């Protein structure tokens, strides 16, 4: 001067709040402890989970495409071959089939896709040659064009879905009812005059679950070049729901970027002030 990979993401203290959890208390309340990210983002791939559909096979549509491996799965990751770039550490790669078929082939060249053209030659498009160009008189190139081949893919998504369940209206079944139900505070009279009582079931408001203990994290060890996997030990690390994770003050210096969970997980991509560690390369 670079290449590759990893880690951190202002710190400390006091006070006041907010959302869960635990303990004590009859209660009011008191005490303790936890509380956003490396991308929580884009929703671009892949899976779990839930409901719907589903005999099997095919068509359509979509995706992928060297070889081998990893994985729950992948379009991801690892190893190898090949091509290109770099002095190098390394980086990038859209890669099956052109004798199934269709399309296209810039510039140059007389002629560029398919049997024609130019020159010479012959009974005869009969034979030979053809500057250019990636390809020229063909068994050409192109699939970063259609296509073919191989493999994979059902749909919708936590506002999924499951459970509990008012009031009002309506539904179904049964009892009673103009030979008077039912109401008018208990009874009788009286008045009004067609419904009324019980049970069941669905849905709405509302509530609860789904909901965070998981393909989990950390350390060690073994197998493997590695991705990764096995075993052992330790740990629990937001779970709200119109949505908490904040505010004020003081001190310090390197003056703090991008950014905010909403069912969960594995990737990819994008954004990001800076600090720091490890391995390696080149030059001196």
């Nucleotide at each position: 001067a670079g290449c590759a990979g990893g880690u951190c993401a202002g710190g400390c203290a006091a006070c006041c709040g907010c959302u869960g959890c635990c303990g004590c208390g009859c209660a009011a309340g008191c005490g303790g402890g936890a509380g956003a990210g490396g991308a929580a983002a884009g929703u671009c791939c892949g899976g779990g989970c839930u409901c719907c559909a589903c005999a099997g096979a095919g068509c359509a549509g979509g995706a992928u495409g060297c070889c081998g491996g990893c994985u729950a799965a992948c379009g991801g990751c690892c190893g190898g071959a090949c091509g290109c770039c770099g002095u190098g550490a390394g980086g990038c790669g859209a890669g099956g089939a052109a004798u199934a078929g269709g399309g296209c082939c810039a510039c140059a060249g007389a002629g560029a896709c398919g049997a024609g053209c130019g020159u010479a030659u012959u009974c005869a498009g009969u034979u030979a040659c053809g500057g250019u160009g990636a390809a020229a008189c063909g068994c050409g190139g192109u699939a970063a064009c259609c296509u073919c081949c191989a493999u994979c893919c059902g749909g919708a998504g936590c506002a999924a879905c499951a459970c509990c369940a008012a009031a009002u209206a309506g539904g179904c079944a049964g009892g009673c009812g103009a030979u008077g139900a039912a109401g008018c505070g208990g009874c009788u009279c009286g008045c009004u005059g067609a419904g009324u009582c019980u049970g069941c079931g669905g849905g709405u408001a509302g509530g609860u679950g789904g909901c965070u203990g998981g393909a989990g994290c950390c350390g060690g060890u073994c197998a493997g070049c590695a991705a990764u996997g096995g075993c052992c030990g330790g740990c629990c690390u937001a779970g709200a729901g119109g949505a908490a994770u904040g505010g004020u003050u003081g001190c310090c210096c390197a003056c703090g970027a991008c950014a905010g969970a909403a069912c969960c997980c594995g990737g990819c991509u994008u954004a990001u002030c800076g600090a720091u560690c490890u391995g390696c390369u080149u030059u001196u």
The RNA shown here (Bacterial RNase P class A) has 284 nucleotides and comes from uncultured Thiobacillus sp. Of the family's consensus pairs, 93% are formed in the model. RNAcentral holds the sequence, with entries from MGnify. Rfam family: Bacterial RNase P class A. It is annotated as a ribozyme. The organism belongs to Thiobacillus, within Bacteria. Its mean pLDDT, the model's own confidence on a scale to 100, is 78.